Description:
The prediction has a mean pLDDT of 76. Predicted 3D model of RNase P RNA and transfer RNA as a complex of 487 nucleotides. It holds a member of the Rfam family "Bacterial RNase P class A". Gene Ontology terms of the family: tRNA processing, ribonuclease P activity and dimeric ribonuclease P complex.
[in-house]
RNA sequence: UGAGUCGGCUGGGCGGCCGCUGCGGUCGCGUUAGCGCGUGCAUCGUGGAGGAAAGUCCGGGCUCCACAGGACAGGGUGCCAGGUAACGCCUGGGGGGUGUGAACCUACGGAAAGUGCCACAGAAAACAAACCGCCUGUACGCGCUGCCGCCGGCGAUCUCGCCAUCGGCGUCGUGUAUCGGUAAGGGUGAAAAGGUGCGGUAAGAGCGCACCGCGCCGGCCAACGCCGGCGGCACGGUAAACCCCACCUGGAGCAAGACCAAAUAGGGGGGCAUGCUGCAUUGCAGCGAACGCGGUCCGCGUCGGUCCCCGGGUAGGUCGCUACAGGCAUAUGGCGACAUAUGUCGCAGAUGAAUGGUCGCCACUCGGUCUCGAUCGAGCACAGAACCCGGCUUACAGGCCGACUCACAUU
RNA sequence: GCCGGAGUAGCUCAGUCGGUAGAGCAACUGAUUCGUAAUCAGUAGGUCGGAGGUUCGAUUCCUCUCUCCGGCACCA
Numbered sequence: 001u002g003a004g005u006c007g008g009c010u011g012g013g014c015g016g017c018c019g020c021u022g023c024g025g026u027c028g029c030g031u032u033a034g035c036g037c038g039u040g041c042a043u044c045g046u047g048g049a050g051g052a053a054a055g056u057c058c059g060g061g062c063u064c065c066a067c068a069g070g071a072c073a074g075g076g077u078g079c080c081a082g083g084u085a086a087c088g089c090c091u092g093g094g095g096g097g098u099g100u101g102a103a104c105c106u107a108c109g110g111a112a113a114g115u116g117c118c119a120c121a122g123a124a125a126a127c128a129a130a131c132c133g134c135c136u137g138u139a140c141g142c143g144c145u146g147c148c149g150c151c152g153g154c155g156a157u158c159u160c161g162c163c164a165u166c167g168g169c170g171u172c173g174u175g176u177a178u179c180g181g182u183a184a185g186g187g188u189g190a191a192a193a194g195g196u197g198c199g200g201u202a203a204g205a206g207c208g209c210a211c212c213g214c215g216c217c218g219g220c221c222a223a224c225g226c227c228g229g230c231g232g233c234a235c236g237g238u239a240a241a242c243c244c245c246a247c248c249u250g251g252a253g254c255a256a257g258a259c260c261a262a263a264u265a266g267g268g269g270g271g272c273a274u275g276c277u278g279c280a281u282u283g284c285a286g287c288g289a290a291c292g293c294g295g296u297c298c299g300c301g302u303c304g305g306u307c308c309c310c311g312g313g314u315a316g317g318u319c320g321c322u323a324c325a326g327g328c329a330u331a332u333g334g335c336g337a338c339a340u341a342u343g344u345c346g347c348a349g350a351u352g353a354a355u356g357g358u359c360g361c362c363a364c365u366c367g368g369u370c371u372c373g374a375u376c377g378a379g380c381a382c383a384g385a386a387c388c389c390g391g392c393u394u395a396c397a398g399g400c401c402g403a404c405u406c407a408c409a410u411u
Numbered sequence: 412g413c414c415g416g417a418g419u420a421g422c423u424c425a426g427u428c429g430g431u432a433g434a435g436c437a438a439c440u441g442a443u444u445c446g447u448a449a450u451c452a453g454u455a456g457g458u459c460g461g462a463g464g465u466u467c468g469a470u471u472c473c474u475c476u477c478u479c480c481g482g483c484a485c486c487a
Stems, first nucleotide, its partner, number of pairs: 001407010012362007020048007027040005050382001054393002057391005062253004074249005079093005094108001095106004109244002114242002116238003131186002133182003137178007145170005152163004194212006213233001214231007257319004267310006275287005290302004324346001326345008364379007412483007421436004430467001438454005460476005
C1' cells in the first nucleotide's frame, strides 16, 4: 500500500416561525361550610420514538380461568461446566467441519431396544450375496514336448540311424462345460461389510504379524481425553422417519382483567287504577269477562295501563399504564457471561391514536458549470412506541474507533 | 395490538409414513363440418412464493423471510 476478519459506537447539527401531546405551576370558571375535586380555544415551565420501536420466534413479570396428589397423552430441549428471574439466550471449555490465515459454522444423546425406508443403477442395499474376474478338481477337445509300442519308406557301418503316420501314458499351456473355493481386483451406486505393508495360500482372505483405526473392561477425568489390559473386528446410512433415554412443561392473553355507569329494550319487587251502566268533585253500588291449576265450584296465579325502587349490562369513562430483574459511574470478585457494594440520574405514555410542518445556515454523497474553490441542482438509510422486561432473528445509506490476519514493497 | 390459516400450470384444485408432480377448464395443432360450436386424437405449458439447512435425494422435514385471508371486545 492492497485485500480481509472480529468487536464496539453513531444513526445528521444549530436557529426562527406555526402546530400536537403528557405532567407541573399560575389564573379563570363550576362545585363544596372549608380542605379539596373537576374543568379550560388562557398562560408559564418541562418531557416527547428505536437500534432495531419490526417479525411475534423463545423466555419471564402481570392478570383471569382451571387445579388434592400422582400418572398417561401432547409439546419442547439435547456434548460438558457456569451465568440468569427464566430461556431454545449468553460465557468458558471440548468434539467435528470450512478457510493459507485472522476467524467462522455446528439440532453435537441413542442405529448390538424395536419398527420403517434406502428410488434408478448394480450380482448383491443388509440374519449378506457371487455378474465379470482369480484358483483347485472332474469331463471333453486342441497345441508343444518326453517315453513306450505297432506299421511303412529311405540309407546303411547290418548290433542300427533318419523321416512320416497311428495308438497309449505323463508334464506344461490353453478352450468349453461343471462341482466347488475366493472376496485381492473390475464394474454400479450417495453408500458395498476396516486401511497400509509384509508374510502366507491352489487362488485368496485378520488367515498370521507390525502400525493406524474400532469395540469391550478397569483406573483417572466435568465433557473431551489419557493410561493399562483384553478382543481379530462381533450386522452400513437415516432419529430436522416413527421411536427410546434424560430433563423441562396447566390454559389463555392488556381486545388479559377491575371499577363507575346514560338513553332504549328486557329482568325482579312494590303501589295505584281497571270494561259497561247509574249517581256523582274524589268516590260508591250493580252487572259482565280471557288464560292456567281442576271433572265442576270456591280459591289462587297470569296477561294488559301507569308510577317508584333494585340488580345485571351496552355506548361512554376511569384504572391497569409505566419506577424498574432500570440507566450511568467507581470499587471489589471472576478468564468471561455476570455478581456484590457505594454514589448518582428520572428518561414517551397517546387511544379516530401525539412525537409534526416550513424557512435559513452548516455537514455528508452524487451530478453539471467554470476563473479550481466557488456556484447550481438533486439526494440524505432501515424504519416508527401501544402493558412491561430479557433474548434471538430479520432490514439498514453513510461515518468513527480498537484488535488481528494475509500478500507485496522498503528499511 | 393479540391469535390462527393458506401460497402448486393462465384459472380452480389434487398430491402421506421423502424417490423426481397430476386432474378439470382454458390455450395450440390436426380430424369432423359448406363454416362455427360441440365431439374425437394429440401437443405445449411448473425453479411447487423466496432464501438457507438436514438427507444420496425435499412440494413433503426444520429455520428465516415475503404476500394474502380469517377471528377477537359482549352480556341475557